[in-house]
Context: one part of a larger RNA
RNA sequence: CCCCUGUUAAGGAACUAGGCAACAUGGCCCCGUAACUUCGGGAGAAGGGGCACCCGGUGUUGAGCCGGGUCGCAGAGAAAUGGCUCUGGCGACUGUUUAACAAAAACACAGGUCGCUGCGAAAGUGCAAACUGACGUAUAGCGGCUGACACCUGCCCAGUGCUGGAAGGUUAAGAGGAGGGGUUAGUCCUUCGGGACGAGGCUCUGAAUUGAAGCCCCAGUGAACGGCGGCCGUAACUAUAACGGUACUAAGGUAGCGAAAUUCCUUGUCGGGUAAGUUCCGACCCGCACGAAGGGUGUAACGAUCAGAGCACUGUCUCAACAGGGGACUCG
Numbered sequence: 001c002c003c004c005u006g007u008u009a010a011g012g013a014a015c016u017a018g019g020c021a022a023c024a025u026g027g028c029c030c031c032g033u034a035a036c037u038u039c040g041g042g043a044g045a046a047g048g049g050g051c052a053c054c055c056g057g058u059g060u061u062g063a064g065c066c067g068g069g070u071c072g073c074a075g076a077g078a079a080a081u082g083g084c085u086c087u088g089g090c091g092a093c094u095g096u097u098u099a100a101c102a103a104a105a106a107c108a109c110a111g112g113u114c115g116c117u118g119c120g121a122a123a124g125u126g127c128a129a130a131c132u133g134a135c136g137u138a139u140a141g142c143g144g145c146u147g148a149c150a151c152c153u154g155c156c157c158a159g160u161g162c163u164g165g166a167a168g169g170u171u172a173a174g175a176g177g178a179g180g181g182g183u184u185a186g187u188c189c190u191u192c193g194g195g196a197c198g199a200g201g202c203u204c205u206g207a208a209u210u211g212a213a214g215c216c217c218c219a220g221u222g223a224a225c226g227g228c229g230g231c232c233g234u235a236a237c238u239a240u241a242a243c244g245g246u247a248c249u250a251a252g253g254u255a256g257c258g259a260a261a262u263u264c265c266u267u268g269u270c271g272g273g274u275a276a277g278u279u280c281c282g283a284c285c286c287g288c289a290c291g292a293a294g295g296g297u298g299u300a301a302c303g304a305u306c307a308g309a310g311c312a313c314u315g316u317c318u319c320a321a322c323a324g325g326g327g328a329c330u331c332g
Base pairs, nucleotide, nucleotide: 001327002326003325004324005323006322007321008320010318011317014316019313027051028050029049030048031047036041038148052070053069054068055067056066057065058064071075083311084310085309086308087307088306089305090303091302095107096106111146112145113144114143115142116141117140123132124131125130149298150297151296152295154228155227156226159225160224161221162220163219164218165217168216169215170214174210175209179205180204181203182202183201184200186197187196188195189194230246231245232244233243256290257287268284269283270282271281272280
């Protein structure tokens, strides 16, 4: 010097990213217990008192209760055995997860909603047979999104998707076979070298016409993918603009919330808490760039969750000291 452990004057979080770690609390009985609340909870809330032994009384003489007394620093005499409160974010909850750096606000969840599926179901596995779904049958099964509960969930169908429609346009193979080419029995011509035409067959090609879904087209559909503006002016101080104008759009963000797990400027401004507060809480709204099932806003209960504050308590610290055990070190 290191590790483990114990004690510590005065102070008591001044430590630190952060009370991390440690301290403190702790059992049983009695009293008592707030906001809020889904009336179940919250709650062991919080906060108090008692606890040994001896004698007497009481007690179905059992647990206990009552009175008196005795001892110690200490009576749940050891061990084991909740610290508590207030405010907010997120997620309703119990659960699940990165086996070996992440346990969470992530996943799941009951509930909500949309779509598909009439049964040899849809969906899934397999080349197939076949199997699962299911020895189920729309109060069922599968898929997507959301995520208890409460109050709600606005506008846009122009684009994309999906669903429905079938008049017209376009459109494949196939059907069709107008027409054209190759070959040549033969006919004609010949300068005898050859040339022209060419039925039938075989063969190559091939126009019109016909021809489904799809696409174009016409509608519907947002708890489908998604989207939800700009400029100018205006009130008898100023400022602001209920109001007006203008062009654009499919429609121009409703309710609610808002410097937020979202705010760049920003430590915004005001208020609270502190002697002092980039965090925190309450407001404001100028929302760089919230917003309604990629859900919006609340919410009792719950959480080894995250953020802020307080009480208690302490070697976390001011600031270190001493002690015990084990190492390190020296010799072997």
Molecule: large-subunit ribosomal RNA, domain IV
Organism: Kapaibacterium sp. (SeqCode)